[in-house]
RNA sequence: ACAUAGUAAGGGCACACCCAUCGAAAGGUGGGGUCGCAAAGCUAUAGGGGUUAACAUGCCGGUCUUCCUCGGAAGGAAGGGGCAUCAUGCCAGCCAGUUACCGGA
Numbered sequence: 001a002c003a004u005a006g007u008a009a010g011g012g013c014a015c016a017c018c019c020a021u022c023g024a025a026a027g028g029u030g031g032g033g034u035c036g037c038a039a040a041g042c043u044a045u046a047g048g049g050g051u052u053a054a055c056a057u058g059c060c061g062g063u064c065u066u067c068c069u070c071g072g073a074a075g076g077a078a079g080g081g082g083c084a085u086c087a088u089g090c091c092a093g094c095c096a097g098u099u100a101c102c103g104g105a
Stems, first nucleotide, its partner, number of pairs: 012037002017032006035093001041098003047095002049091003056085005064079006
């Protein structure tokens, strides 16, 4: 110096949940909290994986709305709603990469 396994001392972080706040959402931030963690430190377009779908695209309805055409049936357009796809959005306490404290064999 590296690797493996275990255990002290002093410590560290903080799941779920609650409150506030930001965000379309996923989720983030702060406070409380303490399930757990020897990396539960850091790294997210330049590894994998997961997650949301604002924007965008496509499709759908007539017992959605408005407008246009038309003798009427009906047709068309726009808006709104629903479904699907999509991230350089989000997650590192999923794997991974990387850095690292103290003591002993």
Predicted 3D model of a 105-nucleotide RNA (c-di-GMP-I riboswitch aptamer) from Paenibacillus puerhi.
NCBI's taxonomy places the organism under Bacteria, Bacillota, Bacilli, Paenibacillaceae, Paenibacillus.
Of the family's consensus pairs, 95% are formed in the model.